Predicted 3D model of a 72-nucleotide RNA (transfer RNA) from a Candidatus Nealsoniibacteriota bacterium. Its Rfam family is "tRNA". The family's RNA type in Rfam is transfer RNA. The RNAcentral record of the sequence draws on ENA.
[in-house]
RNA sequence: GCCCCUGUAGCUCAACGGAUAGAGCAUCACAUUCCUAACGUGAAGAUCCAGGUCCGACUCCUGGUAGGGGCA
Numbered sequence: 001g002c003c004c005c006u007g008u009a010g011c012u013c014a015a016c017g018g019a020u021a022g023a024g025c026a027u028c029a030c031a032u033u034c035c036u037a038a039c040g041u042g043a044a045g046a047u048c049c050a051g052g053u054c055c056g057a058c059u060c061c062u063g064g065u066a067g068g069g070g071c072a
Stems, first nucleotide, its partner, number of pairs: 001071007010025004018055001027043004048064005
């Protein structure tokens, strides 16, 4: 330098182009307990960036960016 893959919550992952983007763990609050743990209820928390297509984009297209792999 060229090619391929990946990027969604603090972490691990879901989400035919169409519902308020969900789940587990973690965090916080409450309840329970003599206390803690466990269990229960609830809350907060995310689409890598910029454009484009579309009635509608996490999803498709283009460029960029970060990580990984291959070739040279």